Source information: The prediction has a mean pLDDT of 81. Predicted 3D model of a 74-nucleotide RNA (transfer RNA) from Bacteroidetes bacterium QS_9_68_14. Rfam family: tRNA. About the family: Transfer RNA (tRNA) molecules are approximately 80 nucleotides in length. The family's RNA type in Rfam is transfer RNA.
RNA sequence: GGGCGAUUAGCUCAGCGGCCAAGAGCGUCUCCCUUACAAGGAGAAAGUCGGUGGUUCGAGUCCACCAUCGCCCA
Numbered sequence: 001g002g003g004c005g006a007u008u009a010g011c012u013c014a015g016c017g018g019c020c021a022a023g024a025g026c027g028u029c030u031c032c033c034u035u036a037c038a039a040g041g042a043g044a045a046a047g048u049c050g051g052u053g054g055u056u057c058g059a060g061u062c063c064a065c066c067a068u069c070g071c072c073c074a
Base pairs, nucleotide, nucleotide: 001073002072003071004070005069006068007067010026011025012024013023018057028044029043030042031041032040050066051065052064053063054062
């Protein structure tokens, strides 16, 4: 330098253009249970969906560019 893939909650991920002004597991916090801890039960918080534009009546989802990470080629 070229090609491909990924980027969504603290972490790992799901999410076929409309019932998503976004979910799951783990973790965190509160309460219950316990002498106490763990396990278990109930509840809560946490996201400008990497950034900027574009397409569309409508974008996490499609397109372009940028950024970061990974793999391959040179």